Predicted 3D model of a 77-nucleotide RNA (transfer RNA) from a Candidatus Coatesbacteria bacterium.
[in-house]
RNA sequence: AGGGCAGUAGCUUAGCUGGCUAAAGCGCGGGACUCCAAAUCCUGAGAUCGCGGGUUCAAAUCCUGCCUGCCCUGCCA
Numbered sequence: 001a002g003g004g005c006a007g008u009a010g011c012u013u014a015g016c017u018g019g020c021u022a023a024a025g026c027g028c029g030g031g032a033c034u035c036c037a038a039a040u041c042c043u044g045a046g047a048u049c050g051c052g053g054g055u056u057c058a059a060a061u062c063c064u065g066c067c068u069g070c071c072c073u074g075c076c077a
Base pairs, nucleotide, nucleotide: 001073002072003071004070005069006068007067010026011025012024013023019057028044029043030042031041032040050066051065052064053063054062
């Protein structure tokens, strides 16, 4: 330099052929239970869907440029 894959909550991931309010587990806050704690149960908060632009009535999803990480190939030394 070229090619491929990935980027969604603090972490790990779902999210179909574009369609209704973006979902779950763990973690975190509060409560119940307990002599206390753990476990369990109830409840709550937490998201610029990597960034910009475009298409569309409507974009996490499609197109495009860029950024970051991983992998493959190549060039110079």
Annotation
Rfam family: tRNA. Rfam classes the family as a transfer RNA.